[in-house]
RNA sequence: UUCUUAUCGAGAGAGGUCGAGGGUAAGGCCCUGUGAAGCCUCAGCAACCUGUAUAUUGUUUGGACAAGGUGCUAAUUCCUUCAAGUUUUUACUUGGAAGAUAAGAG
Numbered sequence: 001u002u003c004u005u006a007u008c009g010a011g012a013g014a015g016g017u018c019g020a021g022g023g024u025a026a027g028g029c030c031c032u033g034u035g036a037a038g039c040c041u042c043a044g045c046a047a048c049c050u051g052u053a054u055a056u057u058g059u060u061u062g063g064a065c066a067a068g069g070u071g072c073u074a075a076u077u078c079c080u081u082c083a084a085g086u087u088u089u090u091a092c093u094u095g096g097a098a099g100a101u102a103a104g105a106g
Base pairs, nucleotide, nucleotide: 001106002105003104004103005102006101007100008099013042014041015040016039017038021031022030023029025081026080027079028078043073044072045071048069049068050067051065052064054062055061077098082095083094084093085092086091
């Protein structure tokens, strides 16, 4: 960096350091000197993979735990972007695209 599969309406923050940005792009709308991003420490959430024990079972499936590998801890992935449908409009619904994360492959 590319591909495949799965998930994305739930959940979970304090302290220190530093000093102006951040929410991927654009538009909107937000957060932010009552301290952004980054870094450090501690804590937490979740259950994708490994693991432990368990029920079921044909090679499966379900729930439990949270030790290891990741991930995450403002707002639905903050909303929209493209298409279709309903609707006079506003607006709403569904699907896609893009993105994020995990596991696997190149």
SAM riboswitch aptamer (S box leader) from Mesobacillus foraminis, 106 nucleotides, folded computationally. Of the family's consensus pairs, 97% are formed in the model. It was read from a public genome assembly, where an Rfam model found it. Taxonomically the source falls in Mesobacillus (Bacteria, Bacillati, Bacilli, Bacillaceae). The prediction has a mean pLDDT of 82.